Molecule: transfer RNA
Organism: Candidatus Acidiferrales bacterium
RNA sequence: GGGGCUGUAGCUCAAUUGGUUAGAGCGUCGGACUCAUAAUCCGCCGGUUCCUGGUUCGAGUCCAGGCAGCCCCA
Numbered sequence: 001g002g003g004g005c006u007g008u009a010g011c012u013c014a015a016u017u018g019g020u021u022a023g024a025g026c027g028u029c030g031g032a033c034u035c036a037u038a039a040u041c042c043g044c045c046g047g048u049u050c051c052u053g054g055u056u057c058g059a060g061u062c063c064a065g066g067c068a069g070c071c072c073c074a
Stems, first nucleotide, its partner, number of pairs: 001073007010026004019057001027045001029043004050066005
């Protein structure tokens, strides 16, 4: 320098090939249970969907340009 994959909650991942409130598990916090802790159960909190634009009635999803990580080629 060229190509490919990935980027969504603190972490690991979904989201029906664009569709009507972005979810799940783990975790933090609070509560129940216990003499107490753990386990278990209940509830809550948590999002500028990497960034900037474009298309569209509507974008996490499609398009363009960037950024970051990983891999391959030279």